[in-house]
This is a predicted structure of a 330-nucleotide part of an RNA (large-subunit ribosomal RNA, domain IV) from a soil metagenome.

Context: one part of a larger RNA
RNA sequence: CUCUCGCUAAGGAACUCGGCAAAAGAGCCCCGUAACCUCGGAAGAAGGGGUGCCCCGACAAAGUCGGGGUCGCAGCGAAGCAGCCCAGGCGACUGUUUACCAAAAACACAGGUCUCUGCGAAGGUGAAAACCGAUGUAUAGGGGCUGACGCCUGCCCAAUGCCCGGAUGUUAAGGGGAUGUGUCAUCCUUCGGGAGAAGCACUGAACCGAAGCACGGGUGAAUGGCGGCCGUAACUCUAACGGUCCUAAGGUAGCGAAAUUCCUUGUCGAUUAAAUAUCGACCCGCAUGAAAGGCGUAACGACUUGGGCACUGUCUCAGCGAGAGACUCG
Numbered sequence: 001c002u003c004u005c006g007c008u009a010a011g012g013a014a015c016u017c018g019g020c021a022a023a024a025g026a027g028c029c030c031c032g033u034a035a036c037c038u039c040g041g042a043a044g045a046a047g048g049g050g051u052g053c054c055c056c057g058a059c060a061a062a063g064u065c066g067g068g069g070u071c072g073c074a075g076c077g078a079a080g081c082a083g084c085c086c087a088g089g090c091g092a093c094u095g096u097u098u099a100c101c102a103a104a105a106a107c108a109c110a111g112g113u114c115u116c117u118g119c120g121a122a123g124g125u126g127a128a129a130a131c132c133g134a135u136g137u138a139u140a141g142g143g144g145c146u147g148a149c150g151c152c153u154g155c156c157c158a159a160u161g162c163c164c165g166g167a168u169g170u171u172a173a174g175g176g177g178a179u180g181u182g183u184c185a186u187c188c189u190u191c192g193g194g195a196g197a198a199g200c201a202c203u204g205a206a207c208c209g210a211a212g213c214a215c216g217g218g219u220g221a222a223u224g225g226c227g228g229c230c231g232u233a234a235c236u237c238u239a240a241c242g243g244u245c246c247u248a249a250g251g252u253a254g255c256g257a258a259a260u261u262c263c264u265u266g267u268c269g270a271u272u273a274a275a276u277a278u279c280g281a282c283c284c285g286c287a288u289g290a291a292a293g294g295c296g297u298a299a300c301g302a303c304u305u306g307g308g309c310a311c312u313g314u315c316u317c318a319g320c321g322a323g324a325g326a327c328u329c330g
Base pairs, nucleotide, nucleotide: 001325002324003323004322005321006320007319008318010316011315014314019311027051028050029049030048031047036041038148052070053069054068055067056066057065058064059063071075083309084308085307086306087305088304089303090301091300095107096106111146112145113144114143115142116141117140123132124131125130149296150295151294152293154226155225156224159223160222161219162218163217164216165215168214169213170212174208175207180202181201182200183199186195187194188193227245228244229243230242231241254288255285266282267281268280269279270278
């Protein structure tokens, strides 16, 4: 010096990204216990007091309670055994997860909603047979999104998707065969050639052809989207108001420098002696916003942020001790 422990004057988080680590607290009995709340909780809240042994008494009593006495520094005498409080964020909750760097605000979840499915169901596995779904039957099953509960969930169907519609247009195979071509009986001929029925081949025009698309309508808890410029009030500022352009419609209720705010350490207030942090407000939202849900919310959390009490070698600032290494010798 390294590791694992023990102790430490005074101070007590000054350490540090951060109380990380350590310390503290701890059992049982009694008293007592706030905000808030979904009335269940919160709660062992918090905060106090007691605790050994001996004698006596009460009760049916292991025991409990009461009275008296007694010893020690210390009586849950060892071991073991919650630190607590205040305020935010996120997720309701118990659960689940990256076997070996992530346990979480991620996943799941009851609940909500949309959609598909009438049963040989839809959907899935399989080449098929077949099986699952299900020995179920729409109070059932599959899929998507959301995620307890409370209050709510605005506008846009122009685009994309889906659903419904079927008049018209377009349109495949197919049907249909007009026309044309080859061959050729035959006919004409200036003998070079020409015309050419039926048949057989080939070609293949109109016209008739479904879904789809076009077209019409619907649909947002479908994919998604939810404006700009200019002016205006008797100080100033601001603009309830007006004008104009564009759009399918121009962001409603809420919330808001936020897990979202660039400018930014925004501004004001609280906390501190001092705070880019934190909390409460404001709203100028670079670039919030309503089931990719919005806003609240008791309880819960090895989550996360800020503050406080207690406590401490985290620190001021280091010291001593124990064991094991390192080092020397063997």